Overview
The prediction has a mean pLDDT of 82. Transfer RNA from a Candidatus Aenigmatarchaeia archaeon, 73 nucleotides, folded computationally. It matches the Rfam family "tRNA". A reference for the family is Hou (1993), "The tertiary structure of tRNA and the development of the genetic code", Trends Biochem Sci. Lineage of the source: Archaea > Nanobdellati > Candidatus Aenigmatarchaeota > Candidatus Aenigmatarchaeia.
RNA sequence: GCCGAUGUAGUUCAGUGGUUAGAACGCCGUGCUCAUAUCGCGGAGGUCGUGGGUUCGAAACCCACCAUCGGCA
Numbered sequence: 001g002c003c004g005a006u007g008u009a010g011u012u013c014a015g016u017g018g019u020u021a022g023a024a025c026g027c028c029g030u031g032c033u034c035a036u037a038u039c040g041c042g043g044a045g046g047u048c049g050u051g052g053g054u055u056c057g058a059a060a061c062c063c064a065c066c067a068u069c070g071g072c073a
Base pairs, nucleotide, nucleotide: 001072002071003070004069005068006067007066010025011024012023013022018056027043028042029041030040031039049065050064051063052062053061
């Protein structure tokens, strides 16, 4: 330099162009307990990597760029 994959909550990951962006774990509160853990209930936490484009409508499609990983040279 060229090609490909990935980028969504603190972490690991779902999410067919359609009305509120989700799960598990973690975190906070609370119930239970002498207490802790487990378990139950509730809650917070997201500019969906960045910028454009297409579309009535984009996390999802297209383009450029950035980051990480892999391959080729």